[in-house]
Context: one part of a larger RNA
RNA sequence: UGACGGAAGGGCACCACCAGGAGUGGAGCCUGCGGCUUAAUUUGACUCAACACGGGAAAACUUACCGGGUCCAGACAUAGGAAUGAUUGACAGAUUGAGAGCUCUUUCUUGAUUCUAUGGGUGGUGGUGCAUGGCCGUUCUUAGUUGGUGGAGUGAUUUGUCUGGUUAAUUCCGAUAACGAACGAGACACUGGCCUGCUAACUAGUCACCGGGGGUCUCCUCCGGCUGUACUUCUUAGAGGGACUUUGCGUGUUCAACGCAAGGAAGUUCAAUGCAAUAACAGGUCUGUGAUGCCCUUAGAUGUUCUGGGCCGCACGCGCGCUACACUGAUGCGCUCAACGAGUACUUCCUGGCCUGCAGAGGUUGGGUAAUCUUGUGAGUGCGCAUCGUGAUGGGGAUUGGCGAUUGCAAUUAUUCGCCAUGAACGAGGAAUUCCUAGUAGGCGCAAGUCAUCAGCUUGCGCCGAUUACGUCCCUGCCCUUUGUACA
Numbered sequence: 001u002g003a004c005g006g007a008a009g010g011g012c013a014c015c016a017c018c019a020g021g022a023g024u025g026g027a028g029c030c031u032g033c034g035g036c037u038u039a040a041u042u043u044g045a046c047u048c049a050a051c052a053c054g055g056g057a058a059a060a061c062u063u064a065c066c067g068g069g070u071c072c073a074g075a076c077a078u079a080g081g082a083a084u085g086a087u088u089g090a091c092a093g094a095u096u097g098a099g100a101g102c103u104c105u106u107u108c109u110u111g112a113u114u115c116u117a118u119g120g121g122u123g124g125u126g127g128u129g130c131a132u133g134g135c136c137g138u139u140c141u142u143a144g145u146u147g148g149u150g151g152a153g154u155g156a157u158u159u160g161u162c163u164g165g166u167u168a169a170u171u172c173c174g175a176u177a178a179c180g181a182a183c184g185a186g187a188c189a190c191u192g193g194c195c196u197g198c199u200a201a202c203u204a205g206u207c208a209c210c211g212g213g214g215g216u217c218u219c220c221u222c223c224g225g226c227u228g229u230a231c232u233u234c235u236u237a238g239a240g241g242g243a244c245u246u247u248g249c250g251u252g253u254u255c256a257a258c259g260c261a262a263g264g265a266a267g268u269u270c271a272a273u274g275c276a277a278u279a280a281c282a283g284g285u286c287u288g289u290g291a292u293g294c295c296c297u298u299a300g301a302u303g304u305u306c307u308g309g310g311c312c313g314c315a316c317g318c319g320c321g322c323u324a325c326a327c328u329g330a331u332g333c334g335c336u337c338a339a340c341g342a343g344u345a346c347u348u349c350c351u352g353g354c355c356u357g358c359a360g361a362g363g364u365u366g367g368g369u370a371a372u373c374u375u376g377u378g379a380g381u382g383c384g385c386a387u388c389g390u391g392a393u394g395g396g397g398a399u400u401g402g403c404g405a406u407u408g409c410a411a412u413u414a415u416u417c418g419c420c421a422u423g424a425a426c427g428a429g430g431a432a433u434u435c436c437u438a439g440u441a442g443g444c445g446c447a448a449g450u451c452a453u454c455a456g457c458u459u460g461c462g463c464c465g466a467u468u469a470c471g472u473c474c475c476u477g478c479c480c481u482u483u484g485u486a487c488a
Stems, first nucleotide, its partner, number of pairs: 001488002004484002007482007016472002020436005027323003031319004035314002043054002065309005071303001076119005086113001089108002092105003123297002126295003132291001134285003137281003144183003148179002150159003162174001164173002188274002191271002194241002198238004204232003207228002209225007244267001246262006325429001329388007342374002349368008395426001400421006442464008
């Protein structure tokens, strides 16, 4: 100087508690991990920092695993063989999962591309992440880190980097053997919220005008129009502005700052996200890479491809979730509203209208490379009316049988969907434990990613929208100061 303390004192955090909300843990199912099983059930990762993670929703491919079968894509060099032929390919039959001349029988074809041996390459989702790069994660979302000159000390080192107040903050004020600086924090960037001010728009509208419907007919309302020296409130998006704790009153060294109120679209750092120092970890990844050392293998291949299987297997244990246990509800009918996206040119994407069908789906015509068409994605919680009436019930929808479609070469171990039937557990979940302070939790759906087909996943998006703190250091942890001890 660190590390540690079941030492003391400060400070901080919903990955801590308090006050509460939603739960999870119990049920059924989905999915990941372990175990068991298996030819194989490929494998990585195991406290936070493994386990709906590997963008990991695997029917083939993927694919690394298992059972079989081909191929060489063995560069190059040296030697051999070799034009009196190195070698290549093949019908049929046998053989084979196979219309693989794979092999065998048979006997044509080809013509220096190859063949044999050695050296040496190449390939490898083979090994080693404890040989590495890069990337990511974490310590660690806290306030921390460093050198120059000066001071102290023989020196390692220390001071600066602090008694105090304050802040989200080593943020400031102030104090001061330190002075002046750098990184981090902040600033910054992106997104959201305000602008009747600017610039505009036939890919956005408004208002006029024209034409046509309907009404309670001087007016209101609906539809159409490449009509307009019209306009830009709404929509879109550029340039800008706007908040700086501004003003007032308190508290405070009358400093830094804090509390309340006012104005304001906005006053918790306005909200959310990104970026993010120093020092580390033998954290993860050789299965992202034509990044990569070494080792292994390299033709009966751990290369590659084809076929089939597996990754899905089920006495069981654990984790993330979905659906529920109903009446604040279920079902039927009607009404009314979003915001992010995405989409077909050398392929078959997004799909409107019409027709057929109980539905799944199909047919036929259109639009769209998109603010133009799908699409106002007329979404679902919601609202109104009606039925049900507390019963494993019209709650719940697992399981199973039959039938019909769709994707795909292929659906059996049932891809998914639909129809009819079946109608299990579950009556609010023990000990434990997770997340969370405002447009948040929670409820509700939508889009995208993956995608031929398939979301109970993830990433975004909006709609509805609470209760309870606005504190504390008691538990769990983190930071600083003082102190003690042995160890390095």
Small-subunit ribosomal RNA, 3' major domain from Gregarina sp., 488 nucleotides, folded computationally. It matches the Rfam family "Eukaryotic small subunit ribosomal RNA". The family has 90 seed sequences and 75,755 matches in Rfam 15.1.